[in-house]
Context: one part of a larger RNA
RNA sequence: GGCGCACGGUGAAUGCCUUGGUACGAGCAGCCGAAGAAGGACGCGAAAAGCGGCGAUACACCACGGGGAGUUGCACAGACGCCUUGAUCCGUGGAUUUCCGAAUGGGGCAACCCCGCCAGAGUCAUGUCUGGUGACUGGUACCUGAAUACAUAGGGUACACAGAGGCAAGCCAGUGAACUGAAACAUCUAAGUAACUGGAAGAAAAAAAAUCAAUUCAGAGAUUCCCGUAGUAGCGGCGAGCGAACCGGGAAGAGCCUAAACCUUGUGCAUGUCAUAGCUUACAGGCGUUGUGUACAGGGGGUAGCGGGAACCUGAUCCGGUGCUGUAAAGCCGGAAAGAAGUUACAAAACCUUAGCUAGUCGAACACAGCUGGAAAGCUGGGCCAUAGCGAGUGAUAGCCUCGUAGGCGAAAGCGAAAGGACUUCUUCAGUGUCUCCCAAGUAGGGCGGUGCACGUGAAAUACCGUCUGAAUCCGCGAGGACCAUCUCGUAAGGCUAAAUACUGCUCGUAACCGAUAGUGAACAAGUACGGUGACGGAAAGGCGAAAAGAACAGUGGAAAGCUGAGUGAAAUAGAACCUGAAACCGUGUGCUU
Numbered sequence: 001g002g003c004g005c006a007c008g009g010u011g012a013a014u015g016c017c018u019u020g021g022u023a024c025g026a027g028c029a030g031c032c033g034a035a036g037a038a039g040g041a042c043g044c045g046a047a048a049a050g051c052g053g054c055g056a057u058a059c060a061c062c063a064c065g066g067g068g069a070g071u072u073g074c075a076c077a078g079a080c081g082c083c084u085u086g087a088u089c090c091g092u093g094g095a096u097u098u099c100c101g102a103a104u105g106g107g108g109c110a111a112c113c114c115c116g117c118c119a120g121a122g123u124c125a126u127g128u129c130u131g132g133u134g135a136c137u138g139g140u141a142c143c144u145g146a147a148u149a150c151a152u153a154g155g156g157u158a159c160a161c162a163g164a165g166g167c168a169a170g171c172c173a174g175u176g177a178a179c180u181g182a183a184a185c186a187u188c189u190a191a192g193u194a195a196c197u198g199g200a201a202g203a204a205a206a207a208a209a210a211u212c213a214a215u216u217c218a219g220a221g222a223u224u225c226c227c228g229u230a231g232u233a234g235c236g237g238c239g240a241g242c243g244a245a246c247c248g249g250g251a252a253g254a255g256c257c258u259a260a261a262c263c264u265u266g267u268g269c270a271u272g273u274c275a276u277a278g279c280u281u282a283c284a285g286g287c288g289u290u291g292u293g294u295a296c297a298g299g300g301g302g303u304a305g306c307g308g309g310a311a312c313c314u315g316a317u318c319c320g321g322u323g324c325u326g327u328a329a330a331g332c333c334g335g336a337a338a339g340a341a342g343u344u345a346c347a348a349a350a351c352c353u354u355a356g357c358u359a360g361u362c363g364a365a366c367a368c369a370g371c372u373g374g375a376a377a378g379c380u381g382g383g384c385c386a387u388a389g390c391g392a393g394u395g396a397u398a399g400c401c402u403c404g405u406a407g408g409c410g411a412a413a414g415c416g417a418a419a420g421g422a423c424u425u426c427u428u429c430a431g432u433g434u435c436u437c438c439c440a441a442g443u444a445g446g447g448c449g450g451u452g453c454a455c456g457u458g459a460a461a462u463a464c465c466g467u468c469u470g471a472a473u474c475c476g477c478g479a480g481g482a483c484c485a486u487c488u489c490g491u492a493a494g495g496c497u498a499a500a501u502a503c504u505g506c507u508c509g510u511a512a513c514c515g516a517u518a519g520u521g522a523a524c525a526a527g528u529a530c531g532g533u534g535a536c537g538g539a540a541a542g543g544c545g546a547a548a549a550g551a552a553c554a555g556u557g558g559a560a561a562g563c564u565g566a567g568u569g570a571a572a573u574a575g576a577a578c579c580u581g582a583a584a585c586c587g588u589g590u591g592c593u594u
Base pairs, nucleotide, nucleotide: 001593002592003591004590005589006588007587008586009585015579016543017542020514021513022511023510024509025508026507027506028505029504030503031166032165039100040099041098042055043054044053050074051073052059061094062093063092064091065090066089070082071081105114106113107112115134116133117132118131119130120129121128136163137162138161139159140158141157142156143155144154171199172198173197174196175195181188185237211220212219224251225250226249227248228247234242235241255496256495257494258440262300263299264298265297266296267295268294269293270292271291278287279286280329281328282327283326284325285324305474307439308438309437310436311434312433313431314430315429316428317336318335319334320333321332322331338427339426340425341424342423351421352420353419356415357414358413360409361408362407366382368381369380370379371378383400384399385389391403392402393401445469446468447467448466449465450464451463455481476491477490478489479488480487530537531536550578553565554564555563556562
């Protein structure tokens, strides 16, 4: 030196564990903000660096409930304190809430600087301090007010009337790529994706047919979502690829309001009259810028495809009132009766009861014996409960030790459905007929140029945009994939509308999900430390023990570290560099060998 054996050092794998994650399900919730948000800066503790909490009333203040013995956050020591006159703690409602930030008195290199006015404190006075107020835009109301007479523009004041900013994902809309694929590449694809922008709500969007279907007779009946239809029919340098619908089965289920015709009121403009076309009609009296047309605004009316409505005509419950006056008629208005509906559309508000939510609370049965052990929940034997033998903890594996579980009970305060009450609202109806009127216009449609529809211009309908044009009013108009006829279906050019659907947070639950190089980047002071001018990038790091019982005291050493005793403990090769402790690597001893 090599090989083997034994024992170590180093090292951190592995095993076991879980405070943290991941996915899914159910229930609930879904906006915050000028009454100053989200997010921060700086402070607040006896000592106080970090995290959490809080805001100059600063580890907290007040009230009402819960709860019942300790408490003074993480944080494990002592001290000052608080507490059965009920603390700490939990819930509800209040108070306070520096400075920055939309940031809004002005400025500014965020958390800083400077100021006006009103009121107050202080000073002999000034400086100073405290509270309030002072941005912009829109709306409403009012006051003013040019060119230019009325007016308008403009100016001003008031108003807790609104806006501004934030927000992970999901939603609607506007703008809109490229890499890539086509084995190159240009149409095409990627993709109307990413990105940017605007907007809104807890969902959003869509939505009550100018829809489908069928043409052998029919039939369906708003929208949305899921399953199928179907990778079908189609589209496509017919390449790569793209890719429906009808219809069937489910979830959910809800339908409504205007415009117009006609009547009426007000205002402006035009026109007209001296006794008249008006004041409902007839008669008598009376009024006198009443009337007519038109424009705008308000009220009534009215809303449809078996076309509907208006106007006119006909018929039908009761009571009361009414007009310029009287009488009569008709009309109109109100009420009754009866009926209907309702707070998310169709009108609209508040209230009461009650479920539930936001703290909690009661809750059965072994102090069983013996054995092993440091420890019993293990083993042996005996007993008991069970609407509770889900689960977790306790010195090893506990129905009966603890917390719980099954099953019950509970709210001063706040929130609060469905339902009921109360309340509110609505109501003429029917019929035949037609000389008449209305039924959404620079619209539909057409030409040209584009886009979107699964559909790339194609035979290209249907939908939308630009441009040039440009109808009809129910004997009308549109659609049924060029177009025409017949037939059928519908009724455009105004609007509203819950649910089923998407996404996330919280609570509860579940897992042939992970178990510290895994699972979130993050089980630990993690979006921290650290890097970068910045945008941004972004870690590592868990485990003594049942309990600190965390090693008094002693020796050595430098009053160190470490080690050796002693002591604790079941164990200290569990000693804080702490469970287990593999391998590489480094040793000590010994056997064989060179």